[in-house]
RNA sequence: GGGGAUAUAGCUCGGGUGGUAGAGCGAUUGAUUUUUAAUCAAUAGGUCACUGGUUCGAGCCCAGUUAUUCUCG
Numbered sequence: 001g002g003g004g005a006u007a008u009a010g011c012u013c014g015g016g017u018g019g020u021a022g023a024g025c026g027a028u029u030g031a032u033u034u035u036u037a038a039u040c041a042a043u044a045g046g047u048c049a050c051u052g053g054u055u056c057g058a059g060c061c062c063a064g065u066u067a068u069u070c071u072c073g
Base pairs, nucleotide, nucleotide: 001072002071003070004069005068006067007066010025011024012023013022019056027043028042029041030040031039049065050064051063052062053061
């Protein structure tokens, strides 16, 4: 330099043929308990890597960029 894959919550990951972003773990609060733990309930937590485009509407489609990784030379 050529060609692929991945990027979504603190972590691990879903998200059909475009239609108001979710789960588990973790965190916080409350209940229970002599205490920790466990259990139960609730709450918070997101510029969907970045820029632009298409569209009434984009995590999803298109172009480019960045980071990580694989491969060819």
Predicted 3D model of a 73-nucleotide RNA (transfer RNA) from Streptococcus ferus. Rfam family: tRNA. It is annotated as a transfer RNA. Its mean pLDDT, the model's own confidence on a scale to 100, is 81.